Source information:
This is a predicted structure of a 107-nucleotide RNA (SAM riboswitch aptamer (S box leader)) from an uncultured Flavobacteriales bacterium. Model confidence (mean pLDDT): 80 of 100. Of the family's consensus pairs, 97% are formed in the model. Rfam family: SAM riboswitch aptamer (S box leader). Gene Ontology term of the family: regulation of gene expression. About the family: The SAM riboswitch is found upstream of a number of genes which code for proteins involved in methionine or cysteine biosynthesis in Gram-positive bacteria.
[in-house]
RNA sequence: UGCUUAUCGCGAAAGACGGAGGGAACGGCCCGAUGAUGUCUUGGCAACCCGCAGAAUGUAGGCGGGUGCCAAAUCCGACCCCCGCCCCGGCGGUGGAAAGAUGAGCC
Numbered sequence: 001u002g003c004u005u006a007u008c009g010c011g012a013a014a015g016a017c018g019g020a021g022g023g024a025a026c027g028g029c030c031c032g033a034u035g036a037u038g039u040c041u042u043g044g045c046a047a048c049c050c051g052c053a054g055a056a057u058g059u060a061g062g063c064g065g066g067u068g069c070c071a072a073a074u075c076c077g078a079c080c081c082c083c084g085c086c087c088c089g090g091c092g093g094u095g096g097a098a099a100g101a102u103g104a105g106c107c
């Protein structure tokens, strides 16, 4: 890098460094010199995987570990179906797909 699969409207920030763009990509909309994005430290959240213990065939919950995460629903849309409104060109809503992220397994 690729394949399979599960989940993605919950939750969780302080300090130091640094100094300009950042939120994947296009559009929108946001964040950002009152210092974002990023890196490090500490802290926290969650419960995908492993182990331990546990009353009961091992569910929920617990502890430890491997990851992950800590602006906004994956920030929203984009493609398809359906429904509604309507000035007939769009708007709004439901569901799905695609893309992406993370875990686990595989090559």
Base pairs, nucleotide, nucleotide: 002106003105004104005103006102007101008100013042014041015040016039017038021031022030023029026077027076028075043070044069045068048066049065050064051063052062074099079096080095082093083092084091085090